This is a predicted structure of a 110-nucleotide RNA (SAM riboswitch aptamer (S box leader)) from Pedobacter sp. It matches the Rfam family "SAM riboswitch aptamer (S box leader)". Gene Ontology term of the family: regulation of gene expression. Of the family's consensus pairs, 97% are formed in the model. The sequence was found by an Rfam model in a public genome assembly.

RNA sequence: UGCUUAUAGAGAAAGACGGAGGGAUUAGACCCUGCGAUGUCUUAGCAACCUGUGCUUACAAGGUGCUACAUUCUACUGAAACAUGUACUUAUGUUUUAGACAGAUAAGUU
Numbered sequence: 001u002g003c004u005u006a007u008a009g010a011g012a013a014a015g016a017c018g019g020a021g022g023g024a025u026u027a028g029a030c031c032c033u034g035c036g037a038u039g040u041c042u043u044a045g046c047a048a049c050c051u052g053u054g055c056u057u058a059c060a061a062g063g064u065g066c067u068a069c070a071u072u073c074u075a076c077u078g079a080a081a082c083a084u085g086u087a088c089u090u091a092u093g094u095u096u097u098a099g100a101c102a103g104a105u106a107a108g109u110u
Stems, first nucleotide, its partner, number of pairs: 002109006013043005021032003026075004044067003048064003051060003071102001076099009
């Protein structure tokens, strides 16, 4: 790097450096940002996975990780409800819901 499995609407801050965009890609929205974002480092915190204790209920914080907005939302497929139009068969939009794709994290493996 690739592959497999699992998880994710909760949770959790400051300082220093730095100086312009950023929120994974593409498109559309929306939001954050010179009252200093993204990013790096330090400390602190949170507790998703592994680990340890414990034994059905939690604790710890050793290893990764994380600490704006649901993975920020939508996009692909299906179902349901509502509204409008059409005129008896179907179109569009909104909302809800299930799954998929993609990405992220953890563990294992190559």